[in-house]
Context: one part of a larger RNA
RNA sequence: UGACGGGGGCCCGCACAAGCAGCGGAGCAUGUGGUUUAAUUCGAAGCAACGCGAAGAACCUUACCAGGUCUUGACAUACCACGCUAGUCUUAGAGAUAAGAGGUUCCCUUCGGGGACGUGGAUACAGGUGGUGCAUGGUUGUCGUCAGCUCGUGUCGUGAGAUGUUCGGUUAAGUCCGGCAACGAGCGCAACCCUUACGGUCAGUUACCAGCAGUAAGAUGGGGACUCUGACAGGACUGCCGAGGUCAACUCGGAGGAAGGUGGGGAUGAGGUCAAAUCAUCAUGCCCCUUACGACCUGGGCUACACACGUGCUACAAUGGCCGCAACAAAGAGAUGCAAUAUCGCAAGGUGGAGCAAAACUCAUAAAAGCGGUCUCAGUUCGGAUUGAGGGCUGCAACCCGCCCUCAUGAAGUCGGAGUUGCUAGUAAUCGCGAAUCAGCAUGUCGCGGUGAAUACGUUCCCGGGCC
Numbered sequence: 001u002g003a004c005g006g007g008g009g010c011c012c013g014c015a016c017a018a019g020c021a022g023c024g025g026a027g028c029a030u031g032u033g034g035u036u037u038a039a040u041u042c043g044a045a046g047c048a049a050c051g052c053g054a055a056g057a058a059c060c061u062u063a064c065c066a067g068g069u070c071u072u073g074a075c076a077u078a079c080c081a082c083g084c085u086a087g088u089c090u091u092a093g094a095g096a097u098a099a100g101a102g103g104u105u106c107c108c109u110u111c112g113g114g115g116a117c118g119u120g121g122a123u124a125c126a127g128g129u130g131g132u133g134c135a136u137g138g139u140u141g142u143c144g145u146c147a148g149c150u151c152g153u154g155u156c157g158u159g160a161g162a163u164g165u166u167c168g169g170u171u172a173a174g175u176c177c178g179g180c181a182a183c184g185a186g187c188g189c190a191a192c193c194c195u196u197a198c199g200g201u202c203a204g205u206u207a208c209c210a211g212c213a214g215u216a217a218g219a220u221g222g223g224g225a226c227u228c229u230g231a232c233a234g235g236a237c238u239g240c241c242g243a244g245g246u247c248a249a250c251u252c253g254g255a256g257g258a259a260g261g262u263g264g265g266g267a268u269g270a271g272g273u274c275a276a277a278u279c280a281u282c283a284u285g286c287c288c289c290u291u292a293c294g295a296c297c298u299g300g301g302c303u304a305c306a307c308a309c310g311u312g313c314u315a316c317a318a319u320g321g322c323c324g325c326a327a328c329a330a331a332g333a334g335a336u337g338c339a340a341u342a343u344c345g346c347a348a349g350g351u352g353g354a355g356c357a358a359a360a361c362u363c364a365u366a367a368a369a370g371c372g373g374u375c376u377c378a379g380u381u382c383g384g385a386u387u388g389a390g391g392g393c394u395g396c397a398a399c400c401c402g403c404c405c406u407c408a409u410g411a412a413g414u415c416g417g418a419g420u421u422g423c424u425a426g427u428a429a430u431c432g433c434g435a436a437u438c439a440g441c442a443u444g445u446c447g448c449g450g451u452g453a454a455u456a457c458g459u460u461c462c463c464g465g466g467c468c
Stems, first nucleotide, its partner, number of pairs: 008468006015459002019423005026314008034305002042053002064300007073125001077124002079121005088101005106115003127289002130287003136283002138278003141274001143272001148187006154163003167178003193266004198234001200232005208223002212221002237260001240254005316416001320375006332363003337356002342351003382413001387408007429451007
């Protein structure tokens, strides 16, 4: 000077408290440990590993294992020789490959050749998801969107250092005010950016339709009002009033206002900490392998299962289940694509193909809600695991190991011990919808809207953090 204290003071945060919904018990999904295995590839490890890398393991992916193969190599550059270019078919094989058949001249040209491509050869070399994240770059997590971290000059101190940055108020804030041997400045805070909430101006198609004509229909004529779209500026600044306060900063109340004291949300993460994570995104030093630790192929494995843990989904029912009728979204995606009307099928789906590079067409009926009926508290008309049978789709291929439909089957489960998590408002809870990845595969992830609460006395205590 820091750090630490079951030292003190002050302050903050869903930290506690007050509430609501969960987890921990059941079944299943998924990740991990362990065990097993020829292999169950590797990494991640308290918070900050465990629906994490993985925005999607049948082959591929794939790094693992078994077997079959190659050795200048699957990939790059350089040299030489040859050339009938790639490609296609047949046979053998699990395929990689091997043998054979036939096939054919790509571009430029000064016709010498050159380039691209293929085959063969030799050597430099290639190659390595092999090791070291404790040799590194880059990137990331975390404390933490916490309010801090520093510098110049001056002053003080022999010096390390101190001061400034402490103190009194105040703030979300080292925010601002006052004071002071300090005076200033920088990185952070805030603001500038995006979005949302309000009206205005401009614009008006593919969106809209008040009045006029018109229709099955904003179809059409027409309109530029409304909705909406989207460009621009406006609007909120403690600006105004009152009270308190050091005539301060600021706080409390009020008016006006769509919005009030940072309006809501996002992006934005100072200096540092954890030898934190990553050599398997990538790059890279050193070490190691070089007929193998490189490369190709087929099959298997990553999907195993006595068990243990994390994260979820579905339930245990009547604020409900089932049946019928029937409303109201937002945000997205679409050409190797989205696919309507029609038609076949109980359905998954099939046939077929209008339209649409999309404010136009399609995905696409939103669901919960509402109305009517039924069930009457039961392991049930709750719950749907598991299993049997029959089908559908994708794809060379669904045995290991995909998803979906129908019929049958109908398990555990009657609200969950100790303990523990999230959330302060359009939030929690609940309800559907979309997208990325993707041939196919979503209870995960990232978004979107619908319905829409309860509670906060307070800061003694638990946890984390800031200042003295």

About this RNA:
Small-subunit ribosomal RNA, 3' major domain from an uncultured bacterium, 468 nucleotides, folded computationally. It matches the Rfam family "Bacterial small subunit ribosomal RNA". The RNAcentral record of the full RNA draws on ENA. Its mean pLDDT, the model's own confidence on a scale to 100, is 86.